[in-house]
């Protein structure tokens, strides 16, 4: 230099045939408790890696471009 994969919440990850963004953990509150840890119940927290194309509608299709990772000359 080629080829294939990843890039979604603070972490690690799902998102099916293009139609309502999700989950465990971690935070916050409340319950409980002599105090806390564990249990329970609710909440918050997302430019979906970045700009563009197609589409009535895009996380999800297409080309670019950034990174990050396997493989190869």
């Nucleotide at each position: 230099g080629a080829a294939c994969g990843g890039u979604u919440a603070g972490c690690u990850c799902a998102g099916u045939u293009g139609g309502c963004u999700g989950a465990g953990c971690a935070c916050u509150g409340g319950c409980a408790u002599g105090g806390a840890a564990c249990g329970c119940c609710a909440g918050a927290g997302g430019u979906c890696g970045u700009g563009g194309g197609u589409u009535c509608a895009a996380g999800u299709c297409c080309a670019g471009c950034a990174u990050c990772g396997u493989u190869u000359g």
Notes
The RNA shown here (transfer RNA) has 73 nucleotides and comes from Leptidea sinapis. Rfam family: tRNA. The family's RNA type in Rfam is transfer RNA. The source organism's lineage runs through Eukaryota, Hexapoda, Pterygota, Heteroneura and Leptidea. Model confidence (mean pLDDT): 80 of 100.